Predicted 3D model of a 72-nucleotide RNA (transfer RNA) from an Isosphaeraceae bacterium.
The coordinates come from a structure-prediction model, not an experiment, and the mean pLDDT is 81.
Rfam family: tRNA. The family's RNA type in Rfam is transfer RNA.

[in-house]
RNA sequence: GUGCCCGUGGUGUAAUGGAAGCACAUGAGAAUGUGAAUCUCAAGGCGCCGGGUUCAACUCCCGUCGGGCACC
Numbered sequence: 001g002u003g004c005c006c007g008u009g010g011u012g013u014a015a016u017g018g019a020a021g022c023a024c025a026u027g028a029g030a031a032u033g034u035g036a037a038u039c040u041c042a043a044g045g046c047g048c049c050g051g052g053u054u055c056a057a058c059u060c061c062c063g064u065c066g067g068g069c070a071c072c
Stems, first nucleotide, its partner, number of pairs: 001071007010024004018055001026042005049063004
């Protein structure tokens, strides 16, 4: 340099046009003689960034930035 893949709460990941869920972590409560474990609830994402298409975009298209793989 060329091609491909990925970027989503603090962390890891899903949903792939009808609008974001799960697990862990965090906080509160229940329970326990006290803890741990367990159970319940809550908060936390403006989806890397900028445009475009669409009634509607995490999803499709273009560009940018970062990471990875292969080739040269």